[in-house]
Context: one part of a larger RNA
Parts: sequence; structure tokens; C1' cells
RNA sequence: GAUGCCUGUGGAUGCAUUGGCCGAGGAAGGACGCACUAGACCGCGAAAGUCGUCGGGGAGCUGUCAAGAAGCUGUGAUCCGGCGGAUUCCGAAUGAGGAAACUCAUCCCGAUGAAAGUCGGGAUACUGCGCAAAAAGCGCGGAGGGCACGCUCCGAACUGAAACAUCUAAGUAGGGGCAGGAAAAGAAAUCAACGAGAUUCCGUAAGUAAGCAGCGAGCGAAAGCGGAAGAGCCUAAACUGCGCCGCAAGGCGGCAGGGUUGCAGGGCAAACAAUGUGGAAUGAAAUCAAGAUAAAAGAACAACUUGGAAAAGUUGGCCAAAGAGCGUGAGAGCCGCGUAUUUGAAAUUUUGAUUUCUCCUAGUUUGUACCUAAGUACCAUGAGACACACUAUCUUGUGGGAAGCCGGGGAGACCACUCUCCAAGGCUAAAUACCAAUGCGUACCGAUAGUGAACUAGUACCGUGAGGGAAAGGUGAAAAGAACGGGUGAAACCCGAGUGAAAUAGAAACUGAAAUUGUUUGCUA
Repeated sequence: GAUGCCUGUGGAUGCAUUGGCCGAGGAAGGACGCACUAGACCGCGAAAGUCGUCGGGGAGCUGUCAAGAAGCUGUGAUCCGGCGGAUUCCGAAUGAGGAAACUCAUCCCGAUGAAAGUCGGGAUACUGCGCAAAAAGCGCGGAGGGCACGCUCCGAACUGAAACAUCUAAGUAGGGGCAGGAAAAGAAAUCAACGAGAUUCCGUAAGUAAGCAGCGAGCGAAAGCGGAAGAGCCUAAACUGCGCCGCAAGGCGGCAGGGUUGCAGGGCAAACAAUGUGGAAUGAAAUCAAGAUAAAAGAACAACUUGGAAAAGUUGGCCAAAGAGCGUGAGAGCCGCGUAUUUGAAAUUUUGAUUUCUCCUAGUUUGUACCUAAGUACCAUGAGACACACUAUCUUGUGGGAAGCCGGGGAGACCACUCUCCAAGGCUAAAUACCAAUGCGUACCGAUAGUGAACUAGUACCGUGAGGGAAAGGUGAAAAGAACGGGUGAAACCCGAGUGAAAUAGAAACUGAAAUUGUUUGCUA
């Protein structure tokens, strides 16, 4: 200590499959302990290197550094998996306090004690809602954490424009809030111009003869088409029945039925028709099937030669639904682990199917004109979002302010005609994003590379702190790790001896380059 070779549980990255929230039943993360044990890592928690049980498994085991001692085990250990038990102290930390892992309490119960006291168990924070209300109390929740992914609120600058101000970077980075295993969106006041028929994602249309833009730099769609996936529903109101308050008039965002749409629909009145048809995401149970969490069986080779060692070479065989791979003293289908194939779960659990229960679900005609979401639509003006300009559309501050079905919105100023849809309430799986584990891969790295980290690595060390942050792999097939002797006061180190294929493989160890330094020998001065 480069280069070469190597890689034990090291890293990078892609695809597939599976899984995806934890927490007052005390989390995430820690402190301190626990072994025959002084330390570190890992594991565990005063039941502390482990306890119970149900399964697997079948001969060794008592984790690693890391040996020794003493033990356990066919009455089945160690080990692997399921379900339980236990889980100190801190930490949201919640009895009070506190400079985290500590200190000090109150009430009730128990143990001990003559008592004082000590020990053990339980309760005691704040807050939303409900019950209850004088207070106390009781019940159900909340609190904190989570790499990335999500929604929402706030929101830069460097930079680019070869300066710079509109613009760009960019609604990016960053900050606040909130949620889930996904989130968000979502059943048309949508598009279109034949008509289609919720949303989301991918490809295309298309870097567009679309457009925007100091028409600079740049920004940049949509319909349509092709795929992935597919699912639709519930309220408000009219009307009806009841309830509550009130002496009454009347009032009620109290309950139940009814009802949910645009070729309008519903209510009410009358007439007719049916006793059923579909469905379930929101429920429950059973059965079956396929998985997940341990596993099991699993074919076939010898001799000779070289060698330290055979898997190499030679000769002759064998298996193959198995010639993937790894290991074994060099290069093994037939030595070992495996592989193809087949089989398997007491327990917990996932998905799907079926059945049962449960739940949801339909009309036709005529008349009537009762209802169909208001400070809303719309207008003016100012902003923001839409690829987008002064305009259409959407959201919104300020001011004004409707109609109500003979009604209303849109079709990119505006008007007409035509077409289309029904706002001002709500819910909704899948296809999608990200992470982890497992499996399979890679014209990925091979120790200055690849993760910062192949090794005691977020360690040592630095910093008051936020934070920064390394270096460090290789004896040998096997320790066979050099008994014994000599040199020294004792070591280090060396010389013998011995091991080994090799010791110029000797632990500062594979290979062992160069600069640089010395010794010896030869030549020359």
C1' cells in the first nucleotide's frame, strides 16, 4: 500500500407479489437494568439471555465478539411459527413539581408493626359531547408519533430573459394545519354539435397551421380516439302522523312516514295495475375454495493419472418434470444444501364464492298548480384560478340584488334562433401515488468504487447549540496459531526446532508497483 484477484448477513436500481397506520389497554423514541460475565452489539424487562399453551422439528444445545467453566436434552431440549402472559423508569406523560429517565404527595384497600412508620395495590391532569346539574360524579371521545405519498392555508430567492422592471424560476423550495392506508376527485346548471353520458390514471391528439407571451425569454391546453378500472346513491321541500313549548293565538333545525328529477320530477285528488323484480360498498353468521404466518418428501458415480487436496484429465456408467444456484482442500447434474415436481396447519388471519338472516329497490293515465336548496344566481368594481389576454367560465372581497317551472344556467364579448343541462345540501369502491417485506432480474459498483456507513457508523471525533461527520475488508484448505531450546533483568524482537503445499502465507500476514531510504557486491572517480 497502488495494481490484480476476491466479496461473509455490503450497496445501487427495475419488475412482480404481498402488506400498510401506531397511541391513555400508555405509542414512536429512549434511560437503567437482566447471563457463571468486566465490556460492546443483539435479545429481553424485577416472571428480565426469558414464562404458558397450540403446532412444526428430531439431536444436539446454553446468541455474537470469544475461549473457558458449569449445566440442559428421546419424560423430545436448543430452534421455527400461531395465540396468550409479563413488560422497571422517562417520554403525549396525565396526582403535584422538575434541570427527561428524578423528587414530593392526597384519598381508599391490604401486609407488617405496640406505635411512629415502611411496603404493596387502586384512584387523583386538561378538554369536546352526552347523562346529571348546587356541586361532585358517570359514560364515550380527544391529546402524541409516522420515511415517502395526500388535501388545504401561507409562500420566496438565486436563476433565465445573455442587463432589468411585466414575465420566468414556481405555486417550486420552505413553513403552518389536517387525514388515510391511500388521499383527493366523483354521478353534469358537463361536453358537444352526428351525438356522448360520474371521477381517476396511462397513451395519443401535441410541443399542435390550438393558443398565451416586454408576441422576448419562455408558457402551453381541450374535445375526440385507444386502453386500465368501472357503481351508483342519500337528503332539503310540498304532504301526512305524532311529539315538545304555550292559557290561547301560535312557535319548534323535535321524531317518523313521504320524496329526490330535466324527453321535467314529486305532492295532493280520482281511476287502473302488481304482490314481485333487481341489488348490497353500508351489516351478521355458516360452509367451501385459494392464499399468508412454521414445514415435509425429493432421482442419479466409480476407477485410474497428476496433485498438499480432485470437482481437473482419461476410461466406462447413470439420473433428468431436477443441467437454477451455493458450498465442499482447483472447475461436481449424480458428495452436501438445494432445484423440478408433489404434499402440509392445532392456532391466528386475508381474499373470493355460495347459502341464510338483514337492508335497499318499480308503476300507468287524467286533473290540480302545492313543492323542487337566497343575501344565492345575476350586475358593477377589485383580486385569484383556468395553457389564457382587456372578454367567456369558475372562486372570491366590497356595493347592489332576482325569478321561482309560462322558471333557471351554458354553448368564449353581446343579441336572436336552436341545442343542451338543472346551481345555490351530502356520501361513494376500483383503476392512481408512496413505503416496507419477499421473490426474480441488471451490457449496475467491487473497498478513494458502491449507501455517510461491507468493520464497535450516524460510531469515534468536532461544535455552547442547531448541526457537521470520518478512517477502517482479505493468514491458511484447516489454527495445524509455532511444543521445546538459545540471545535479554523482563519484554519486544530475532535465531534454531516444529506445522504446513507454501512461513519472502507468522498474525503489522493474499498479490506487493512507484517516489524515497539503506546494506552488500562489481565497476569507475